[in-house]
Transfer RNA from Penaeus vannamei, 72 nucleotides, folded computationally.

């Protein structure tokens, strides 16, 4: 220091310009039970920040930050 990636719930991932943002493990609350476990329900919980395209942007473009990688 130079290229290309990459960033969405605690946590692994999905998603792709308009739809209530989805699943899945964990978090709470309740049902079972004699008590737990197991099961079943219900609930909360996220698009890194900043600006530009666009009638509309997590989703596309530019910087910033973060990560992780190649080269040198």
């Nucleotide at each position: 220091g130079u290229c290309a990636c990459u960033g969405u719930a605690g946590u692994g991932c999905a998603g792709u310009g308009g739809u209530u943002a989805g699943c899945a493990c964990g978090g709470u609350c309740g049902c079972c039970u004699c008590c737990a476990a197991a099961g079943g329900g219900a609930c909360a919980g996220a698009c890194u920040c900043g600006g530009g395209u666009u009638c509309g942007a997590u989703c596309c473009c530019c910087g910033a930050c973060g990560g992780a990688g190649a080269c040198c």
NCBI's taxonomy places the organism under Eukaryota, Stomatocarida, Dendrobranchiata, Penaeidae, Penaeus. The sequence is in RNAcentral, with records from Ensembl Metazoa and Rfam. The prediction has a mean pLDDT of 80.